[in-house]
RNA sequence: GGUUGGAACCCGUGCGGCGUUGUGUCGUGAACCUUGUCAGGGCCGGAAGGCAGCAGCAAUAAGCGAUUGCAGCGCGCGCCGCGGGAAUUUCUGGCCUGA
Numbered sequence: 001g002g003u004u005g006g007a008a009c010c011c012g013u014g015c016g017g018c019g020u021u022g023u024g025u026c027g028u029g030a031a032c033c034u035u036g037u038c039a040g041g042g043c044c045g046g047a048a049g050g051c052a053g054c055a056g057c058a059a060u061a062a063g064c065g066a067u068u069g070c071a072g073c074g075c076g077c078g079c080c081g082c083g084g085g086a087a088u089u090u091c092u093g094g095c096c097u098g099a
Base pairs, nucleotide, nucleotide: 001096002095003094004093005092006091007090008089009085010084011083012082013081014080015078016077017075018074019073020072021071022070023069024067025066026065027064028063034059035058036057037056042051043050044049
C1' cells in the first nucleotide's frame, strides 16, 4: 500500500432486567344488612314435635395483601444474541504485497 472481517452509528427482532395492567394461585376478608351448621335462650304446641334464630364454628362476595405461574403493554436498561442498512470517518483481527 492492497484485500477481507469485526466494533462504534441507524432499523427490526430474540432473551434477560425493571416497571405496569389483566388473569391464575395462595392468604386475609361481613356485629346485623351473605350462605351453611346453629349450643344456650326464644316462639308455637296438651304432648310428640315443629319454627325463626344470636354467639361460636365453617365457607364465601366486594375489598386488601402476597406471588418464583400465564398473557398484554412500556423502557434515557444490558461488556447479551440474531437479521438488515449506512459509511469509508475512528479503533481493531486475518491474509497478500513493496521498501
Molecule: Bacterial small signal recognition particle RNA
Organism: Candidatus Ornithocaccomicrobium faecavium